[in-house]
Context: one part of a larger RNA
RNA sequence: CACCGCCCGUCACGUCAAGCGAGCUGGGAGUACCCGAAGCGCCAAGCAAUUGGAACUAAGGUAAGCUCAGUAAGAGGGACGAAGUCGUAACAAGGCACGCGUAGCGGAAGCUGUGCGUGGAUCAUAUCAUU
Numbered sequence: 001c002a003c004c005g006c007c008c009g010u011c012a013c014g015u016c017a018a019g020c021g022a023g024c025u026g027g028g029a030g031u032a033c034c035c036g037a038a039g040c041g042c043c044a045a046g047c048a049a050u051u052g053g054a055a056c057u058a059a060g061g062u063a064a065g066c067u068c069a070g071u072a073a074g075a076g077g078g079a080c081g082a083a084g085u086c087g088u089a090a091c092a093a094g095g096c097a098c099g100c101g102u103a104g105c106g107g108a109a110g111c112u113g114u115g116c117g118u119g120g121a122u123c124a125u126a127u128c129a130u131u
Base pairs, nucleotide, nucleotide: 003094005091008087009086011084013081014080015079016078020074023071024070025069026068027067028066031063032062033061034060039056042053043052044051045050097118098117099116100115101114102113103112104111105110
């Protein structure tokens, strides 16, 4: 590099990071129930050795959950990239002023309705006030 300017979003291609996530795998702590060794003490019998019994209890099992980690079908967006596709939304009154909230709609920027803001350009007449 100054409108042959600037610039927005979808789409296509590539790279990267993060979040979501059915499922699967593994770890941890506990709860409820089942089962229950050895063993202290307890109860009964016995002179004793011992025998019998109830409770507690390690390990084990079952069930429903909690929590942590790994992996992961899938879905959606993000950032960046020389250049590509479709349009042209914004910047001048950007050719329908723009923006914000909201609702509906649309390949996409967006459009329409409605309320609000000026961070809008242009501009006539009349009246009033001041100089």
Notes:
The part of an RNA shown here (small-subunit ribosomal RNA, 3' minor domain) has 131 nucleotides and comes from a Candidatus Parcubacteria bacterium. The RNAcentral record of the full RNA draws on ENA and SILVA. The organism belongs to Candidatus Parcubacteria, within Bacteria. The prediction has a mean pLDDT of 81. Rfam family: Bacterial small subunit ribosomal RNA.